[in-house]
Context: one part of a larger RNA
RNA sequence: UGACGGGGGCCUGCACAAGCGGUGGAGCAUGUGGCUUAAUUCGAUGCAACGCGAAGAACCUUACCUAGGCUUGACAUGGACAGGACCGGGGGCGAAAUCCCCCUUCUCUUCGGAGUCUGUUCACAGGUGCUGCAUGGCUGUCGUCAGCUCGUGUCGUGAGAUGUUUGGUUAAGUCCAGCAACGAGCGCAACCCCUGCCACUAGUUGCCAGCAUUAAGUUGGGGACUCUAGUGGGACAAACUCUCUAUGAGAGUGGGAAGGUGGGGAUGACGUCAAGUCAGUAUGGCCCUUACGCCUAGGGCUGCACACGUGCUACAAUGCCCAGUACAGAAGGCCGCGAAACCGCGAGGUGGAGCAAAUCCUUAAAGCUGGGCCCAGUUCGGAUUGGAGUCUGCAACUCGACUCCAUGAAGUUGGAAUCGCUAGUAAUGGCGCAUCAGCUACGGCGCCGUGAAUACGUUCCCAGGCCUUGUACA
Numbered sequence: 001u002g003a004c005g006g007g008g009g010c011c012u013g014c015a016c017a018a019g020c021g022g023u024g025g026a027g028c029a030u031g032u033g034g035c036u037u038a039a040u041u042c043g044a045u046g047c048a049a050c051g052c053g054a055a056g057a058a059c060c061u062u063a064c065c066u067a068g069g070c071u072u073g074a075c076a077u078g079g080a081c082a083g084g085a086c087c088g089g090g091g092g093c094g095a096a097a098u099c100c101c102c103c104u105u106c107u108c109u110u111c112g113g114a115g116u117c118u119g120u121u122c123a124c125a126g127g128u129g130c131u132g133c134a135u136g137g138c139u140g141u142c143g144u145c146a147g148c149u150c151g152u153g154u155c156g157u158g159a160g161a162u163g164u165u166u167g168g169u170u171a172a173g174u175c176c177a178g179c180a181a182c183g184a185g186c187g188c189a190a191c192c193c194c195u196g197c198c199a200c201u202a203g204u205u206g207c208c209a210g211c212a213u214u215a216a217g218u219u220g221g222g223g224a225c226u227c228u229a230g231u232g233g234g235a236c237a238a239a240c241u242c243u244c245u246a247u248g249a250g251a252g253u254g255g256g257a258a259g260g261u262g263g264g265g266a267u268g269a270c271g272u273c274a275a276g277u278c279a280g281u282a283u284g285g286c287c288c289u290u291a292c293g294c295c296u297a298g299g300g301c302u303g304c305a306c307a308c309g310u311g312c313u314a315c316a317a318u319g320c321c322c323a324g325u326a327c328a329g330a331a332g333g334c335c336g337c338g339a340a341a342c343c344g345c346g347a348g349g350u351g352g353a354g355c356a357a358a359u360c361c362u363u364a365a366a367g368c369u370g371g372g373c374c375c376a377g378u379u380c381g382g383a384u385u386g387g388a389g390u391c392u393g394c395a396a397c398u399c400g401a402c403u404c405c406a407u408g409a410a411g412u413u414g415g416a417a418u419c420g421c422u423a424g425u426a427a428u429g430g431c432g433c434a435u436c437a438g439c440u441a442c443g444g445c446g447c448c449g450u451g452a453a454u455a456c457g458u459u460c461c462c463a464g465g466c467c468u469u470g471u472a473c474a
Base pairs, nucleotide, nucleotide: 001474002473003471004470005469007468008467009466010465011464012463013462015458016457019421020420021419022418023417026313027312028311029310030309031308032307033306034304035303042053043052064299065298066297067296068295069294070293073124077123078122079121080120081119082118083117084116088103089102090101091100092099106115107114108113126288127287129286130285131284135282137277138276139275140273142271147186148185149184150183151182152181153162154161155160166177167176168175192265193264194263195262197233198232199231200230201229202228203227207222208221211220212219236259239253240252241251242250243249244248315414319373320372321371322370323369324368325367332361333360336355337354341350342349343348380411385406386405387404388403389402390401391400427450428449429448430447431446432445433444
């Protein structure tokens, strides 16, 4: 100087407390461990691995296993030699890859050759093989915590200290005052984006107050309003009152769409964990080279006495079922989205209008109104199983999703323990997108609807910051 302390002081955080809803019990989905297996590919392992890499494992993917094959190779560049095409079509063996046979068949040219392809051969290719403890890059975490340092000066023999400590204050090393310090840098904040108010500009595909018109903003028309999307304004402790210690900070009041960082996002200092990744790519070293490379078929990654994590659906009456009826936002669409109409109980099929989209696809659900159920393993719950189908796709047996009929398990609110959340939040309801032929999505990322309760407080648990103290630790 740090680190540590079941030392002290001050402070912060959904850390506790106060509340609301869960997990832990059930069924299922998914990941992991274990077991099994020819293989169940590999990685991730306290927080910070376990709906993680994977924004899509039937084949492919695919790296694993079994079997059949290839050896200049599936791919790149160059040299040497031989040759004529390459592409395309047909046949045979075969699970396919491959192999064999047949047909067709080059371009330019200064006639030297060049281009291109095939075969042989040589350099080489290739490796998801090992090492993340050889690395780059990227990422997680402490932590969006308020810290981490430097120049000059001063002090100290020196390591180093000072500044950065102290008194206030702040979300903040934020700011003020003081001070052997004076300044500065990386962080904080602001500048950026979205959202909340207003104005101006512009009115099509959007809108409709007034005038006509219609089944309908449908059409004429209009730019007021909504909205769209560009430019500005607006909030700065600005005004007033009060308090501390003038500057500065804090408490209250009004005005205001918004008030003390308005709300949210992006943004992650010096560093820590030899943290993670050689399987995203790159890359040193090592290893394989008729195989640890490459092609193909089938299987596996989906296996199941069990254990754990993360979720979904429930156990019901603030509910379930039936009928009617109302209101979104954000996204996507040409190998695409697909309307009307018709067929089917339905998944879906026929159909093909319109749309490269403020124009078409395009309809939210909880809610509200009316009716039924009457506390029961039920008109709750939907697992499982049988049957019949639809769709995608060469192909749904291993191993897809969905529909209909039948079946109707467990489950009556969950032990010890444990998680999230402070406001348009939690809870709850639906909608969309990426990946994608299809889908295991109940996952992920977004969007809007309805919309709470509680916070006395900082004694305690956990994590962190500053000062101080002890230490036989570095």
Small-subunit ribosomal RNA, 3' major domain from an uncultured Opitutaceae bacterium, 474 nucleotides, folded computationally. Its mean pLDDT, the model's own confidence on a scale to 100, is 81.